A computed fold for a 73-nucleotide RNA from a Clostridia bacterium, annotated as transfer RNA.
The sequence was found in a public genome assembly.
Taxonomically the source falls in Clostridia (Bacteria, Bacillati, Bacillota).
The prediction has a mean pLDDT of 84.
[in-house]
RNA sequence: GGGCCCGUAGCUCAGUUGGGAGAGCAUUCGGUUCGCAUCCGAAAGGUCAUGGGUUCAAAUCCCACCGGGUCCA
Numbered sequence: 001g002g003g004c005c006c007g008u009a010g011c012u013c014a015g016u017u018g019g020g021a022g023a024g025c026a027u028u029c030g031g032u033u034c035g036c037a038u039c040c041g042a043a044a045g046g047u048c049a050u051g052g053g054u055u056c057a058a059a060u061c062c063c064a065c066c067g068g069g070u071c072c073a
Base pairs, nucleotide, nucleotide: 001072002071003070004069005068006067007066010025011024012023013022019056027043028042029041030040031039050064051063052062053061
């Protein structure tokens, strides 16, 4: 330098036939208990790496760019 894959909640990730942004764990509150743990319920938490384009509508399609992994040189 080139090819491919990945980047979404604090962490691990799902969602890629374009239309609702989600799960588990963690955090907070409540229930249960004499109390703790377990268990149950609820809440909070997101510029979907970044910039631009297409579209009525983009996490999703296109382009550029940044970071990480991997292979080739």